Predicted 3D model of a 72-nucleotide RNA (transfer RNA) from a Patescibacteria group bacterium. The organism belongs to Bacteria candidate phyla, within Bacteria. It matches the Rfam family "tRNA". By type it is a transfer RNA. The RNAcentral record of the sequence draws on ENA.

RNA sequence: UGGGCAGUAGUCAAAUGGCAAGACACCGGUUUUUGGUGCCGGCAUUUGCAGGUUCGAGUCCUGCCUGCCCAG
Repeated sequence: UGGGCAGUAGUCAAAUGGCAAGACACCGGUUUUUGGUGCCGGCAUUUGCAGGUUCGAGUCCUGCCUGCCCAG
C1' cells in the first nucleotide's frame, strides 16, 4: 500500500429493511437474624464516526476510524 473479516450496554451476544432479544454484572424491591440463594422489577431515544438511499436502516450504499487475517 492492496484485499478480506469484524465493531451493538460494564462483559458476552442475538436481531428477513418494520417496537434493539437473552445471559452475566449492576440498581431497587421481596424472602432471610445477616450474607448468599430464590423470586419480581429496572437497566441501549447516538448499534465505532460522518453522510446517503428509503415511508422506515443495527441491517443497504459511500467515506473515515479502530482491531484481526492474507498478500506485497

Model confidence (mean pLDDT): 81 of 100.